[in-house]
RNA sequence: CAGCCGGACCGGGCGGUCGCUUCCCGCGUCUUCGGGCGCGGGGAGAGGAAAGUCCGAACUCCGCAGAGCAGUGUGCCGGAUAACGUCCGGGACGUCAGGUUCAAGCCUGACGGACGGAAAGUGCCACAGAAAACAUACCGCCCCGUCGGCAACGCCAGGGUAAGGGUGAAAAGGUGCGGUAAGAGCGCACCGCCGCGGCAGUAAUGCAGCGGGCAGGGCAAACCCCACACGGAGCAAGACCAAAUAGGGAGGAAGUCCGCGGCUUCGGUCGCGAACACGUGCCGGCUCGGUGCGUGAAACCUUCGGGUAGGUCGCUAGAGCCGCACAGCGAUGCGCGGCCCAGAGGAAUGACCGUCCCGCUGGAGCAAUCCGGCGGACAGAAUUCGGCUUAUAGGUCCGGCUGCCAC
RNA sequence: CGGGACGUGGCUCAGCCUGGUAGAGCACUCGCUUGGGGUGCGAGGGGUCGGCAGUUCAAAUCUGCCCGUCCCGACCA
Numbered sequence: 001c002a003g004c005c006g007g008a009c010c011g012g013g014c015g016g017u018c019g020c021u022u023c024c025c026g027c028g029u030c031u032u033c034g035g036g037c038g039c040g041g042g043g044a045g046a047g048g049a050a051a052g053u054c055c056g057a058a059c060u061c062c063g064c065a066g067a068g069c070a071g072u073g074u075g076c077c078g079g080a081u082a083a084c085g086u087c088c089g090g091g092a093c094g095u096c097a098g099g100u101u102c103a104a105g106c107c108u109g110a111c112g113g114a115c116g117g118a119a120a121g122u123g124c125c126a127c128a129g130a131a132a133a134c135a136u137a138c139c140g141c142c143c144c145g146u147c148g149g150c151a152a153c154g155c156c157a158g159g160g161u162a163a164g165g166g167u168g169a170a171a172a173g174g175u176g177c178g179g180u181a182a183g184a185g186c187g188c189a190c191c192g193c194c195g196c197g198g199c200a201g202u203a204a205u206g207c208a209g210c211g212g213g214c215a216g217g218g219c220a221a222a223c224c225c226c227a228c229a230c231g232g233a234g235c236a237a238g239a240c241c242a243a244a245u246a247g248g249g250a251g252g253a254a255g256u257c258c259g260c261g262g263c264u265u266c267g268g269u270c271g272c273g274a275a276c277a278c279g280u281g282c283c284g285g286c287u288c289g290g291u292g293c294g295u296g297a298a299a300c301c302u303u304c305g306g307g308u309a310g311g312u313c314g315c316u317a318g319a320g321c322c323g324c325a326c327a328g329c330g331a332u333g334c335g336c337g338g339c340c341c342a343g344a345g346g347a348a349u350g351a352c353c354g355u356c357c358c359g360c361u362g363g364a365g366c367a368a369u370c371c372g373g374c375g376g377a378c379a380g381a382a383u384u385c386g387g388c389u390u391a392u393a394g395g396u397c398c399g400g401c402u403g404c405c406a407c
Numbered sequence: 408c409g410g411g412a413c414g415u416g417g418c419u420c421a422g423c424c425u426g427g428u429a430g431a432g433c434a435c436u437c438g439c440u441u442g443g444g445g446u447g448c449g450a451g452g453g454g455u456c457g458g459c460a461g462u463u464c465a466a467a468u469c470u471g472c473c474c475g476u477c478c479c480g481a482c483c484a
Stems, first nucleotide, its partner, number of pairs: 001403010012356007020045011047378001051389002054387005059234004066288004071230005076090005091115001093112008116225002121223002123219003138165002140161004145156001147154002173191006192214001193212004198207003238313004248304005258273006276296008320339005326333002357376008408480007417433004427464001435451005457473005
């Protein structure tokens, strides 16, 4: 210097003209005295993702949300936080590079991930293959026997074996040496594994020792098991004020049907609306259990409240932003000082011009440079925060690895 | 703004929960039947399972992210 990987940050600057939303001030005008409208002046006015709505909360309402069974989510350890599936630190594992060993393996560095349990149980492992989990034997290797052959060897039958080949995603510990007829944890050393206790660490886990030849393949983003958590809905949540029309409650008048009870001259009359039945809600799903409301007549008059249109609030001073100091490896916490930074409600935040910056490119010039053209992303608040994910032209800085050149 | 469901040949759908072969009807093509057409019979073609990753030996199916379509919530007595 170039390329790749990882991380942090910026994501156009300045000036002018004309507009838009909102707030404040002044003047004028109208007014139902709350305010509305017009003009003038001043202040503020999108993002790192405002997005997807994938998690977690604040806030609000629902009858403070019962039992059992289902269901959903999370998942190494420790910490941070209001909380989280997020973040920080650590551990084990995997990939790549380098070093080392006869080899397996080990060490160092970078990067990566949804990383509990496969010795609780059930299930699956297609095709291929001898065999896919109670192991097994196609080719091969070896031994013995009969036969053939001078012999090497060959056919057949019996047996041993799992080193080698072959199949597969995966083949029943690995490497090396010994051993053997050939082989094999058959024996030994190292690595791995299992058990036991020890030491270090808050823990995950690590380290060394002793004992055991080794039992137990993979899949839990298959069912499942274990541990923990979970009431539901969402600002169109919800609260307040409040027309017209329709409907509802109460009272009056009127007096009908049903049930029960009283009185009765048996024609009626008075009182009550329980039980029950039906319908419809709620307690996130099912069952049980619990519980609310309505109906069991309509029409007339008076009156009352709910609620719709509409208006107001919720609505932006907040787990807020900036700077410094302290504690901590860090996430973060805490202290001090400073700041106020959109709140609209069919929805404003825009357009044009000049100049500077960056990239590509044309012309002139020996060159410095000058004159031009084109382009500058993704995207846009709608109750508010903390995260994650996705989109993003171009630029800056830091770290690691590789390559080339110079010293 | 908030919430839910779906995406499989040209069309309408099954398969997905419980992972190994993509299937049905209509439509299309060819042949037979007919004087010709229709009907009928027989045969055949056609699918990156919306896209990209991950888990797995293996993904339409399981998981995550993205894209698209449709539906519901203002409204109450």
Predicted 3D model of RNase P RNA and transfer RNA as a complex of 484 nucleotides. It holds a member of the Rfam family "Bacterial RNase P class A". Its family is annotated with tRNA processing, dimeric ribonuclease P complex and ribonuclease P activity in the Gene Ontology. The coordinates come from a structure-prediction model, not an experiment, and the mean pLDDT is 77.